[in-house]
RNA sequence: GCUUUCAACAUCCCCGUCCGGAAUGGACUGAAGGC
Repeated sequence: GCUUUCAACAUCCCCGUCCGGAAUGGACUGAAGGC
C1' cells in the first nucleotide's frame, strides 16, 4: 500500500463518523486477519 471481517470506544441495551432522498451506495476513523 491493497484486501477481508468487524465496531471495542458510547450516560441501560442498540448505535463508529460524515455525505446522500434512498441504496445492497461513497468517503473516512478505529480493531483484528490475509497479501